[in-house]
RNA sequence: AGAUAAGAUAGAGGCGCAAAGAAUAAGAGUACUGUCCGGAGGUUUGACUGCCUGCGAACGACAGGAAAGGGUUCUUUGCCGAAGGAAAGUGAGCGUCAACUUGCUUGUCCUGGGCAUACGUUGAAUAAGCGUAUGACUGUCACGCUUGCGUGGAGCACUAUCCUUGAA
Numbered sequence: 001a002g003a004u005a006a007g008a009u010a011g012a013g014g015c016g017c018a019a020a021g022a023a024u025a026a027g028a029g030u031a032c033u034g035u036c037c038g039g040a041g042g043u044u045u046g047a048c049u050g051c052c053u054g055c056g057a058a059c060g061a062c063a064g065g066a067a068a069g070g071g072u073u074c075u076u077u078g079c080c081g082a083a084g085g086a087a088a089g090u091g092a093g094c095g096u097c098a099a100c101u102u103g104c105u106u107g108u109c110c111u112g113g114g115c116a117u118a119c120g121u122u123g124a125a126u127a128a129g130c131g132u133a134u135g136a137c138u139g140u141c142a143c144g145c146u147u148g149c150g151u152g153g154a155g156c157a158c159u160a161u162c163c164u165u166g167a168a
Base pairs, nucleotide, nucleotide: 005164007162008161009160010159011158014080016079017078018077019076020075021074022073023072024071032064033063034062035061036060041052042051043050045098046097047096048095083111084110085109086108087106088105089104090103091102092101093100112138113137115135116134117133118132119131120130121129122128140153141152142151143150144149145148
């Protein structure tokens, strides 16, 4: 002098992420309950050997009449792989199987971030979520041109400070 290899602290991205509480729209005049009619079916996303039903099914009429998940607004908290998924394993939901929903685990994989559009999926929904693709925007680093442009990469990253190692 400071290549290389680590560690600690603090930050930035912005319609930024997540959680909790309160209020509220929709869910829905739905599910369900009672009465009447009726007289053999009903139950699902699908199947069944399950369940309900002459102690009266479905349909219809009258009367009464919810809730959950998800949404919006406000407040508070934790944060910047914040977080969101996929796959696998496992538990629960229900009588079983599949499907679907949901909890946990796994440095196994993907995504820097939000937005818009299309398709698919979940959903009561044209809301919102999730997946895939495309598009511009935006932040960061590298390279190139030169004064703001282009191309490309990924968050175990990037910036700043401190500390350790100490190559030529």
Lysine riboswitch aptamer from Alkalibacterium putridalgicola, 168 nucleotides, folded computationally. NCBI's taxonomy places the organism under Bacteria, Bacilli, Lactobacillales, Carnobacteriaceae, Alkalibacterium. The prediction has a mean pLDDT of 79. Of the family's consensus pairs, 98% are formed in the model.